[in-house]
């Protein structure tokens, strides 16, 4: 002045990530209460069956919960998300079986480099909000290539120590 292999430490992506709070939107003019009428023990609904409970319109007043969430504050860059599988819980009128759904906790050395847009699925009261899949172009990275394309993954990239080795 070079530098493999591996390790360490920092850092880089940008409508990044999560996580407290939370205006506010949907809930919902429901659901409870009052009044005033119909009906009669049925019929519709309450996730599906079974048995049990709850009638129902009209006008008045009129929520909350789960589910979301700008802004700010926090920690952060496998940040984190999620998928199956096993277990404990909590929920969808009670009970029994089923199902769906939420949480924690453990396995698969699972899968996904990041958000954004669109279609179609599913959760969901849901035109919020989330999650798969598909396509779309648009970024940081490297890697080929050599003039704008291809293709790869975060077990990546970048810097600097350490450091075989060889000049």
């Nucleotide at each position: 002045a070079c530098g493999a292999a591996a390790g360490a430490u920092a850092g880089a992506g940008g409508c990044g990530c999560g996580g407290c709070c939370g205006a506010c939107a949907a809930g919902a003019g429901u659901a409870c209460g009052c009044a005033c009428g119909c009906a009669g023990g049925a019929a519709c609904g309450c996730c599906a069956g079974a048995c049990a409970g709850c009638g129902u319109g009209u006008g008045c007043c009129g929520a909350a919960a789960g589910g979301g969430g700008a802004a700010g504050c926090c920690g952060c860059c496998g940040a984190g998300g999620u998928g199956c599988c096993g277990u404990a819980u909590g929920u969808g009128u009670g009970u029994c079986u089923g199902c769906g759904u939420g949480u924690g906790c453990g396995g698969c050395u699972g899968c996904c480099g990041g958000g954004c847009c669109g279609g179609g699925g599913g959760a969901u009261a849901a035109c919020a909000u989330c999650c798969g899949u598909c396509g779309g172009a648009c970024u940081g990275u490297c890697a080929c290539g050599g003039u704008u394309g291809u293709g790869g993954a975060g077990c990546g990239c970048u810097a600097u120590c350490u450091a075989a080795g060889a000049c």
The RNA shown here (Lysine riboswitch aptamer) has 167 nucleotides. It was read from a public genome assembly, where an Rfam model found it. The model forms 98% of the base pairs in the Rfam consensus. Its mean pLDDT, the model's own confidence on a scale to 100, is 78.